RNA sequence: GGGCCUAUAGUAUAGUGGUAAUACGCCGCAUUCGCAUUGCGGAGACGGCAGUUCGAUUCUGCCUAGGUCCA
Repeated sequence: GGGCCUAUAGUAUAGUGGUAAUACGCCGCAUUCGCAUUGCGGAGACGGCAGUUCGAUUCUGCCUAGGUCCA
C1' cells in the first nucleotide's frame, strides 16, 4: 500500500427497512435484626459524515478504530 471481516447501554451478545431486546452490572422499593439471596420497578446504547428510501441499527459510499490475509 491492497483484499476481507467487525463496530449496538458499563460488560457480553440478539435484532435481514417500520416502538431497539436479553443476561450480568448500576439505582430505588419490598423481603431480613442486619448482610446476602429473591421479587418488583427504573436509568442507561446503534463509531462519524453523506447517499438511497415515506421511513435506515439494517442497504450503498467515504472516513475512523480494531482484527485477519497478501505484498
Source information
Transfer RNA from Candidatus Azambacteria bacterium RBG_16_47_10, 71 nucleotides, folded computationally. Its mean pLDDT, the model's own confidence on a scale to 100, is 84. The source organism's lineage runs through Bacteria, Bacteria candidate phyla and Candidatus Azamiibacteriota. It matches the Rfam family "tRNA". Its family is annotated with triplet codon-amino acid adaptor activity in the Gene Ontology.